[in-house]
Formats: sequence, structure tokens, C1' cells
RNA sequence: GAUUUAUAAAGAAGCGUGGAGAGACAGGCUCUAUGAAGCGCUAGCAACCAUGCCGACACAUCGGCAAAGGUGCUAAAUCCUGAUCCCAAAUGAGUGUCAAGUUGGCUCUCGGGAGAAUAUAAAUU
Repeated sequence: GAUUUAUAAAGAAGCGUGGAGAGACAGGCUCUAUGAAGCGCUAGCAACCAUGCCGACACAUCGGCAAAGGUGCUAAAUCCUGAUCCCAAAUGAGUGUCAAGUUGGCUCUCGGGAGAAUAUAAAUU
């Protein structure tokens, strides 16, 4: 790097160093010299894996509790939207027909769900 599975509206920051960027990407919006990223130290959150105990079981696993060893995380819902599909609505805008008007057509947009993308964990490669 790739694949699979699970999770992502909860939660948790100070100091030092550094010196201009950061929030994956695009658009938006936001943070930032009242000091960005990165790095170091300390503290914290959570409980994916591992560990211990208890229970269930179709023997594959599943659930609960404890603790915190390996990761992870500590602005904003994964900050918001973002391929595609389904449902709902029928509002608004555009287009276009017509001498004009009305009705109708087509496209886009506003809502919800799935999904994609991204991140993290675990397993495989």
C1' cells in the first nucleotide's frame, strides 16, 4: 500500500519549543501572531485489541463487569456538502413554446435514508 469487519452527533488540554500555516481532497465555512503545523513533556478521554472474572451458547461465538498493557483520540457532527441509488416534497430558480397570455414539458435546487469518500481499531496479505 491492498482486502475484510467494526465504529465515527458522546467524551477529553495545559506547558515548553517552533515561527506560518491548519482543518485528508474539492467547494464552503472556520481556526490561527491573544502564536498555525511539526516536535517534546505532563495531564486527560474512550474502551478497538490483549488481560482477569461472570453469564449465555447453535461450540462458531456472543453479552456483561473490572483494570488500563498495545493502539487511538483530546476546536467546530467525520466542521458542512460532495459518486450513485431509494423515498418524500412540488417550493423556488433556470430553460423553452407563443404575437401575447394561460396550462403543460425539460433541467437544477430545498428534506430523509442508504451509500461513497475519509479516519481509527483488529485480522489477513
The prediction has a mean pLDDT of 78. Predicted 3D model of a 125-nucleotide RNA (SAM riboswitch aptamer (S box leader)) from Roseivirga spongicola. The organism belongs to Roseivirga, within Bacteria. RNAcentral holds the sequence, with entries from Rfam and Ribocentre.